[in-house]
RNA sequence: CACACGAAAAGGCAAACCCUCCGGUGACGGAGGGGGCGCAAAGCCGACAGGUCCCGCUCUGCGGGACGGCUGGGCUGCCGAA
Numbered sequence: 001c002a003c004a005c006g007a008a009a010a011g012g013c014a015a016a017c018c019c020u021c022c023g024g025u026g027a028c029g030g031a032g033g034g035g036g037c038g039c040a041a042a043g044c045c046g047a048c049a050g051g052u053c054c055c056g057c058u059c060u061g062c063g064g065g066a067c068g069g070c071u072g073g074g075c076u077g078c079c080g081a082a
Base pairs, nucleotide, nucleotide: 005080006079012039013038017034018033019032020031021030022029023028037069043075044074045073048072049071050070051067052066053065054064055063056062057061
């Protein structure tokens, strides 16, 4: 120094829910405030695979959409004990 790994430290993100506003048929998404479940990537990728959810249809299948805080996987990244 790099990879692996995840103690400590400094920080970071921010679930449910509540308030205000906006978009969408809907799942859901965006902005501000509160909140603090949790997260070593809870940073990014849904034009990689699966899964769940929504809408439609000629309905047990197909098409379109949503979810990265469902999983696998990919890319990038702070710190440095064992």